Bacterial large signal recognition particle RNA from a soil metagenome, 268 nucleotides, folded computationally.
[in-house]
RNA sequence: CCGUGCUAGGCGGGGACGUAGCGGAGCCCUGUAUUCGCAAUCCGCUCUAGCGAGGCCGAAUUCCCUUCCGAGGGACGUUCGCCUCGGGGUCAGCCCGGCUGGUGCGGCGCUGAUGGCACGGGCCCCGCGCGAUGACGGUCCGUGAAUCAGGUCAGGUCCGGAAGGAAGCAGCCUUAAGCGGUCACCGGCAGGCGCAGCGGGUCCCCCCGUGCCGGAGCCAUGCCAGACGAUCAGCGCCCGGGACGUCGUUUCGACGAGGGGUGCACGG
Numbered sequence: 001c002c003g004u005g006c007u008a009g010g011c012g013g014g015g016a017c018g019u020a021g022c023g024g025a026g027c028c029c030u031g032u033a034u035u036c037g038c039a040a041u042c043c044g045c046u047c048u049a050g051c052g053a054g055g056c057c058g059a060a061u062u063c064c065c066u067u068c069c070g071a072g073g074g075a076c077g078u079u080c081g082c083c084u085c086g087g088g089g090u091c092a093g094c095c096c097g098g099c100u101g102g103u104g105c106g107g108c109g110c111u112g113a114u115g116g117c118a119c120g121g122g123c124c125c126c127g128c129g130c131g132a133u134g135a136c137g138g139u140c141c142g143u144g145a146a147u148c149a150g151g152u153c154a155g156g157u158c159c160g161g162a163a164g165g166a167a168g169c170a171g172c173c174u175u176a177a178g179c180g181g182u183c184a185c186c187g188g189c190a191g192g193c194g195c196a197g198c199g200g201g202u203c204c205c206c207c208c209g210u211g212c213c214g215g216a217g218c219c220a221u222g223c224c225a226g227a228c229g230a231u232c233a234g235c236g237c238c239c240g241g242g243a244c245g246u247c248g249u250u251u252c253g254a255c256g257a258g259g260g261g262u263g264c265a266c267g268g
Stems, first nucleotide, its partner, number of pairs: 001268006009057003012030004020046005034054005063261006072252006080245002083242006090236001093235002096229002099226006106219003115213008124201005129195003133190002136187003140181004149174004157166003
């Protein structure tokens, strides 16, 4: 140095949680690296730290130590960003309102703008008139009197010798009071109804028109600025809390890379 057979050892690891502590199992991150049984109201151990039963590899790319890298996780934070919850709070900022000024687009304007004067009309108030509406009354229709409305009055009753006459129930008809009624008609009453009507009034507050004066602006909208006003608490603001991400510190740390170390027996 090589071959054969063994042994140590290995056949995944890590994080948080949990635990007196260590593992398993459950969750998470890596990674591909055996089988069965036990196990979260947990299972099994004791710094030698899963237990029990098998299988494979086997002293080296695979075992042990160490260094570096570093996925990922945990802790803390006076970092930053966004969101959210609770409390507070004000106009000086946003949101809201009109006013003033500027500006852009557009419209009107010397065939005369804003403005002023005069007149008229409208708006507004009142009265009348007309209409509609409402309730009422009447007309009309129907119904409607056992007896104390009328007419006609069967039967029956009364008077009479008879002829004939009298009163008169029921029934029928008409009607009074009353009751009911669809539409229409008539009448007066009512008022926060209406008006191409008539009359009166107020104010020139607003709108419109006409005439005159006068001579260049006026109107709407978008934007900017200024001061003023207004507002629930909505934002901006303050305090406290939570979640996510980032940053900083710290801790554990897989995979990977480098270095080093490490048996026994036999044979050649």
Rfam family: Bacterial large signal recognition particle RNA. The family's RNA type in Rfam is non-coding RNA gene. Its mean pLDDT, the model's own confidence on a scale to 100, is 77. The sequence is in RNAcentral, with records from MGnify.